A computed fold for a 73-nucleotide RNA from a Micropepsaceae bacterium, annotated as transfer RNA. Model confidence (mean pLDDT): 80 of 100. Rfam family: tRNA. Rfam classes the family as a transfer RNA. Taxonomically the source falls in Micropepsaceae (Bacteria, Pseudomonadota, Alphaproteobacteria, Micropepsales).
[in-house]
This record gives sequence, structure tokens and C1' cells, in this order.
RNA sequence: GGGCGGUUAGCUCAGUUGGUAGAGCACAUCGUUUACACCGAUGUGGCCGGCGGUUCGAGUCCGUCACCGCCCA
Repeated sequence: GGGCGGUUAGCUCAGUUGGUAGAGCACAUCGUUUACACCGAUGUGGCCGGCGGUUCGAGUCCGUCACCGCCCA
């Protein structure tokens, strides 16, 4: 320098054909216990890596940049 994949909650990851974004773990509260843990219930937490474009509407499509990984030279 060229090619491919990835970037979504604190962490690990889903997200179908473009239609108001989810799971597990973690955390908070309550129940249970003498108490802690386990277990059960409820809840908090996101403008989806940045900037633009297309569209009535973008996590999803397009361009560009940044970062991470792999391959080629």
C1' cells in the first nucleotide's frame, strides 16, 4: 500500500425484508435468612465509534474518517 471482518447497556453478545433496540452477567430495591450467600420479583442503565448522504422513516443502505483483528504484498 491492497483486501476482508468487526465497533450496539458497565462486560460478553443478539438485532430477520429499513418501521420508535433486546438477552445473559453485573448493579439497585423488595421478598426470603439471625445475618450473608443462593433463589424469586421488580427496576435503573443506550441517541447503536465520529461526520455526512439517501429515505416519510436508518442499528440496518451509501460515502468518508478513526480504532481493533486477520490475510496478501